[in-house]
Molecule: transfer RNA
Organism: marine sediment metagenome
Order: sequence, then structure tokens, then C1' cells
RNA sequence: GCGCCAGUGGUCCAGUGGCAAGAUUCUGCCUUCCCAAGGCAGCGACCCGGGUUCAAAUCCCGGCUGGCGCA
Repeated sequence: GCGCCAGUGGUCCAGUGGCAAGAUUCUGCCUUCCCAAGGCAGCGACCCGGGUUCAAAUCCCGGCUGGCGCA
């Protein structure tokens, strides 16, 4: 330098054009003599810019970061 893959709450991970799911963490409540475990509720996210579209996490272009390969 070129190609491929990935980027989503604090962490992990789904979502293949229409409302962003779950686990874990955290907070509150219930339960308990206390703790743990368990139950219920809540908070919290689409890497950046542009384009296509009535509508983009999703499709296209560029960039950034990380990984793999080639030279």
C1' cells in the first nucleotide's frame, strides 16, 4: 500500500429497510434476624460524515479504530 471482517448502554451480545431484544452491572422495592440467592420495577446504546429512501443500526460512498491475510 491492497483485500476481507468487525464497530450497538459500563461489559457481553441479538437485530438483514419501519418501535433497538436479552444477559450482566448499577439504583429502588419485595423476601430475610442479617448476608447471599431469588422475584418485581427503573436507568442506560446504534463509531463519525455524507448519500439513497416516505422511512437507515440495517443499503451505498468516504473516514476513524481494531482484527486477519497479501505484498